[in-house]
Context: one part of a larger RNA
RNA sequence: GGCGCAUGGGGGAUGCCUAGGCUCUCAGAGGCGAUGAAGGACGUGAUAAGCUGCGAUAAGCUGCGGGGAUCGGCACAUACGAAUCGAUCCGCAGAUUUCCGAAUGGGGCAACCCAGCAUGUUGAAGACAUGUUAUCCAAUAGGAGGCGAACCCGGGGAACUGAAACAUCUAAGUACCCGGAGGAAGAGAAAACAAUAGUGAUUGCGCUAGUAGUGGCGAGCGAACGCGCAUUAGCCCAAACCAAUGUUGUUACGGCAAUAUUGGGGUUGUAGGACUGCGACAUUUGGUGCUUUACGAACCAGAACAAGCUGGAAAGCUUGGCCAUAGACGGUGAUAGCCCGGUAUGGGAAAGGACAGUUACCGAUAGCAGUAUCCUGAGUAGUGCGGGGCACGUGAAACCCUGUAUGAAUCUGGCGGGACCAUCCGCCAAGGCUAAAUACUCCUGAGAGACCGAUAGUGAACCAGUACCGUGAGGGAAAGGUGAAAAGAACCCUGAACAAGGGAGUGAAAUAGAACCUGAAACCAUGCGCUUACAAGCGGUCGGAGCCAUUUUAUGGUGACGGCGUGCCUUUUGCAUAAUGAGCCUACGAGUUACUGUUGUUAGCGAGGUUAAGUACUUCAGGUACGGAUCCGUAGCGAAAGCGAGUCUGAAUAGGGCGUAUAGUUAGCAGUAGUAGACGCGAAACCGUGUGAUCUACCCUUGGGCAGGUUGAAGCUGUGGUAACACAUAGUGGAGGACCGAACCCGUUGACGUUGAAAAGUCUUGGGAUGACCUGAGGGUAGGGGUGAAAGGCCAAUCAAACUCGGAAAUAGCUCGUACUCCCCGAAAUGCAUUUAGGUGCAGCAUCAUGAUAGUUUUAUAGAGGUAGAGCUACUGAUUGGGUGCGGGGGCUUCACCGCCUACCAAUCCCUGACAAACUCCGAAUGCUAUAAAAUGUUUCAUGGUAGUGAGGGCAUGGGUGCUAAGGUCCAUGUCCGAGAGGGAAAGAACCCAGACCAUCAGCUAAGGUCCCAAAAUAUAUGCUAAGUUGAACAAACGAGGUUGGACUGCACAGACAGCUAGGAUGUUGGCUUGGAAGCAGCCAUUCAUUUAAAGAGUGCGUAACAGCUCACUAGUCGAGCGGUCCGGCAUGGAUGAUAAUCGGGCAUAAGCAUAUUACCGAAGCUAUGGAUCCGCCAAUAGGCGGAUGGUAGGGGAGCAUUCUGUUUGCGCUGAAGGUGUACUGUGAGGUAUGCUGGAGCGGACAGAAAAGAAAAUGUAGGCAUAAGUAACGAUAAUGCGGGCGAGAAACCCGCACACCGAAAGACUAAGGUUUCCUCAGCUAUGCUAAUCAGCUGAGGGUUAGUCGGGACCUAACGCGGACCCGAAGGGGGAAGUGGAUGGCCAACAGGUUAAUAUUCCUGUACCUGCUCACACUAAACGUGACGGAGGCGAAUAAUUGGUGCGUACUGACGGAAUAGUACGUUGAAGCCAGUGGUAACACGGCGAUAGUACACUAAGGCUACGGCUGCGGUGAUAAUCCAGUGAAUCGACUUCCAAGAAAAGCAAGUGAAGCAGCCCGUACCCUAAACCGACACAGGUAGUUGGGAUGAGAAUUCUAAGGUGCUC
Repeated sequence: GGCGCAUGGGGGAUGCCUAGGCUCUCAGAGGCGAUGAAGGACGUGAUAAGCUGCGAUAAGCUGCGGGGAUCGGCACAUACGAAUCGAUCCGCAGAUUUCCGAAUGGGGCAACCCAGCAUGUUGAAGACAUGUUAUCCAAUAGGAGGCGAACCCGGGGAACUGAAACAUCUAAGUACCCGGAGGAAGAGAAAACAAUAGUGAUUGCGCUAGUAGUGGCGAGCGAACGCGCAUUAGCCCAAACCAAUGUUGUUACGGCAAUAUUGGGGUUGUAGGACUGCGACAUUUGGUGCUUUACGAACCAGAACAAGCUGGAAAGCUUGGCCAUAGACGGUGAUAGCCCGGUAUGGGAAAGGACAGUUACCGAUAGCAGUAUCCUGAGUAGUGCGGGGCACGUGAAACCCUGUAUGAAUCUGGCGGGACCAUCCGCCAAGGCUAAAUACUCCUGAGAGACCGAUAGUGAACCAGUACCGUGAGGGAAAGGUGAAAAGAACCCUGAACAAGGGAGUGAAAUAGAACCUGAAACCAUGCGCUUACAAGCGGUCGGAGCCAUUUUAUGGUGACGGCGUGCCUUUUGCAUAAUGAGCCUACGAGUUACUGUUGUUAGCGAGGUUAAGUACUUCAGGUACGGAUCCGUAGCGAAAGCGAGUCUGAAUAGGGCGUAUAGUUAGCAGUAGUAGACGCGAAACCGUGUGAUCUACCCUUGGGCAGGUUGAAGCUGUGGUAACACAUAGUGGAGGACCGAACCCGUUGACGUUGAAAAGUCUUGGGAUGACCUGAGGGUAGGGGUGAAAGGCCAAUCAAACUCGGAAAUAGCUCGUACUCCCCGAAAUGCAUUUAGGUGCAGCAUCAUGAUAGUUUUAUAGAGGUAGAGCUACUGAUUGGGUGCGGGGGCUUCACCGCCUACCAAUCCCUGACAAACUCCGAAUGCUAUAAAAUGUUUCAUGGUAGUGAGGGCAUGGGUGCUAAGGUCCAUGUCCGAGAGGGAAAGAACCCAGACCAUCAGCUAAGGUCCCAAAAUAUAUGCUAAGUUGAACAAACGAGGUUGGACUGCACAGACAGCUAGGAUGUUGGCUUGGAAGCAGCCAUUCAUUUAAAGAGUGCGUAACAGCUCACUAGUCGAGCGGUCCGGCAUGGAUGAUAAUCGGGCAUAAGCAUAUUACCGAAGCUAUGGAUCCGCCAAUAGGCGGAUGGUAGGGGAGCAUUCUGUUUGCGCUGAAGGUGUACUGUGAGGUAUGCUGGAGCGGACAGAAAAGAAAAUGUAGGCAUAAGUAACGAUAAUGCGGGCGAGAAACCCGCACACCGAAAGACUAAGGUUUCCUCAGCUAUGCUAAUCAGCUGAGGGUUAGUCGGGACCUAACGCGGACCCGAAGGGGGAAGUGGAUGGCCAACAGGUUAAUAUUCCUGUACCUGCUCACACUAAACGUGACGGAGGCGAAUAAUUGGUGCGUACUGACGGAAUAGUACGUUGAAGCCAGUGGUAACACGGCGAUAGUACACUAAGGCUACGGCUGCGGUGAUAAUCCAGUGAAUCGACUUCCAAGAAAAGCAAGUGAAGCAGCCCGUACCCUAAACCGACACAGGUAGUUGGGAUGAGAAUUCUAAGGUGCUC
């Protein structure tokens, strides 16, 4: 270290629980608000941070009622109180109710600031109190505004998506925006439907009906009439006519007419009314008032139990009782009708109060007849054009609405009935009102659930829309449980400890101890048993020695050694793959639901079946009854008229098509389809409403900044020069998108950094640095939009279209994932089509059900056919050689004809050879068809339900393509893999063998093997190989006296072959050529002839050429075989790849190769024995026989488990669920028993219903590992020592050294932060370490203003904006006005003081404004305020340096010097003033000044090494108001340039004395940073002021002062 057991830690699953949710039912209510809402801010308690309540009357005040003992909310503490003289508490009605908010006096950055008027406090100013002061409509009155969940009406109105693309269409009049109303809204009393019959306003429900229609006639969209129900309700004006009043016109002054207002009248379509005549006062009904009542709050009454047992506790169990108009529910120490609260029932009544009654009052409402005249809704109906709505997309398109242009009729009239016309029928528009039935639920009460139970259920069970994130719109968590009761652990010990632990004690239990019920797993430990240091390993499995243990003869633990053995999932032709996914554990996590079809099945009824909405009843829980509208079926055919067991077609009585010989229907369940998000998760995108210019781009307004040095334009002046200019020169001058270079801005180079110091930096180097410069503050521009010196750059770390929320669960032919068991069968990767190719449809192949009766193989017989092969004088085409040579070309020929030649091309034909997928005179095998027989036995077919597959792959064979390449590609046939395990081939998807139901320590074989690894032959016989070839993955052309076998052939005892000895000559140096060529550079040939045993006009070497050496050839010697060619076997060279890589040993005694033979081994094959399931047959309960049982996608069957419900039956404190072990059991999912833990619920059976089973989705959440005690600890400016406090000191405090910054790393402001400031006490957390320290924790304290900043003053950009203009709405502009600093205006200085504030307090000395009193004076206009850049000049101070003098202190061991040296100090404001200088700015002088500083003395207290040191407070005086140098800011007057440089308020009229008054807000602290912006105590960023000395031009650089710091390991 491994395995096992035990005990813990860790963690928070599981079980149980519920305080909270979810979905509904029945009632109620359906609004609140200027009498100030909703929602907030701030307050309010004895102590009080939060929540709750409340509002300066502030966890409350008053009255009435209830109630009857405690009370001061959550909230458990202390203190102090209240209450039987009735508190707290509950109900009803009142009072109070700060500030903001519609917000409303004006303003504004919500909870703040500033006013006017009236009255009052006083007494002017100032201050305070109360009231009042917005706008619009309206008009003395009154109303509106804003908020609120859905429902409703109206004005606007998308896109994704679907159509497998897309444009009409769809989505959808949806989402969303806007206006408005109510408890409902809207609609509504026919210019309606219908169809020869009728209905009689509207609305909603069930049907009609997915019908009629509409529709790129695609996707889709989709009525009405009519029927059944719910509920019912009808009315009023305008007009005619009459009258009154007013006005006007006219008049014959009698009137008449017109017009307006009011009253009467009147309201209709078989027309009605006015008008004329007749008749009547009926009937019905509304409102107000009055009376009575149901109802209605807190609340009251409200039956009936004991004992024993167990136990901590009884409600449990046992026994015996009781109540019940009450056995709902909850609680009580376990499960309670009779213990408690309650429940049934009854009572209670202040406010309120329906319904009903009543009559008092005020209203409204009718008839009959006549018909001459009058009235009956006008820019209307209708029409043209363009649109929209109607189910209806312009269509034949009626009907309704209207933008535009037109434009009737008047009852003898008008409209409609789906173009239009006629007939007929219905109705009366152009005015209005109207309950119920219907929709919804922010809210209140009562109740329910086969809903959830803390990762669930609301986001939220808990102080949640909280913490936290974001500029903002907006986004948005986690987090429940001690116990019956706190009885919450007195006391002791360890410890620095108020940490933690150990005892003790409480309790039934403390392993219930507050991190608290149960307490799983990952993970981390400790103890014990076995085992492990030569071993290589998907870690298991099979065998197994030894050791240990025990309930000891049977088990358990461990496992030396040996055999075999490449995880899971997904996706694939194919994965150990080095292809995907998972670190591990736990919890959660995916085919559901509704409706409509279809098939099967179960049940009911059956030529019938069935109700829907609704109504009634009911124990209010599910139902029952009624309800026949409707639907399906019972008859079909036809386009239809129509006919009908037939009908259509047709001339037909023919033929043919479709029918007829009956079974359906309703409901439950299951499979499956469609419409819906439709199995789950996942886009990039599109559209809509909003939110953003604190980043950044550009612009506007108003401010600020740029050390220092250099150059020297124009102009001007002088001199020279010119007729005059010009020009030259010397000065002066100070221009410039000028030069160098800090701050500042930028970001060129290189390095570092890259889980950073930093989500863009550091170091170095570099560019610009008076300009198109940089920068602050305040503003403007907004998403198909802005802005852009233009990079598609930037618009909040996001940009080829921001962000947020919504449409929305967009869509995804794509990827991934998809959860228990067993049994039966079991594919496909093909054809056709496809904007189709990784998708889909039909067919093919699977399965299940039902029904039929085929199917397959062999043999025989009979057929069709044109492949392999073959052939081509058999076609078509191609083709070798030869012969013949039609024809042509070329040449010759006299112009032509004729003709001749030709080593040119070449037809036909002949001979010869040979080719073809698209040639065939021929032509198999196999396959196919048919028939017969035999074998086999559902393998076949049909119909219906449900699929999957439509990426295939290897091998063999036949082909195409390719290179007769590919592990290539495309077909065909077969096979296997796919979806197939086992044996062999070392290892290997498909090669060989062989198809796994299970078990067995049985046997036989296949392929392949038998020396060892490693089972079986060191088998037998005969050969071959020498290369380690073979041999494990291949080798060729070609080469070679390797070796071996065979065939043919030559030479050879007349002597071969090889060796040795000798010869190898002559004409001749053949001829030619050549400088030379003699056998041997080259050419030629009758390569000849002679002598010979033989000898080439020469096979090589050689020479300049010769020479020389050889060979062929010959003789001798030797003595038996020697050569050649061809065909085989095995070897050999050719042979070359990157780690040594062919299992190791080995190989003539083979374990290599070949042939032959025998034996053996060898698999999940076969056999044997036992068992399981299924099927068939026989039997028919049982049983027997036979067969089958690999399996992915997929089909079918049977079961297990979980949660809840019903019925029934049980268990449980003598111990349920859950957890954790053990044993037994089932084929399995699982089940049962029991020990321990646990401490209150839980099972069985039979049915039912599902949020119903996880290992994977880069899944979600939590927990825990790993890397790892590893990287790192954030500027390399630096620490060391002594002392102190303390349990503890590298870091805290003090001191002494050292080091660093010093144009900052010092000091002061603005913004921003918001208590970080100071003191005390702490150290869990925070601090990258420790900490006694702290920007941390806790408590207490701290910010003081007429003059500083802001407001009560002003205006800029810009915002708002009554009037006014524009716009579907919301809204957009906008003179006046108003807001708005970054600007204008405006009065205080010095010193002292606190732990912490000071121009604020104190002291001293000043100033400003207003008022009171007195005096004086009153016009208007104009002006001023009031402005750029650059440049030099001038004035002057602050400051600083030096010097002299002075004051104080000190000056060392020895000596001298003391008239010396060193150090420090030597200062002094605002304001006032009649003085002085200056053009001016300003400065000087005097007062201020008895202040204050250095210094001295004293001294509380503290420290001490005892020598002394320090110093709160107090006291005391005094030393230059010197000289010189440098010199800003500031101010002044100028010069010059072109780009020509805010507005308004304020100001110009007061003087004098004494007094009074002077409001609100800010003020701490940080501020180049540890406090701001960057997630951090972050090397970054952040506007302005000041900024000493030496060096130097300088704010550069280096060193340093004051001051600060050593960067938290």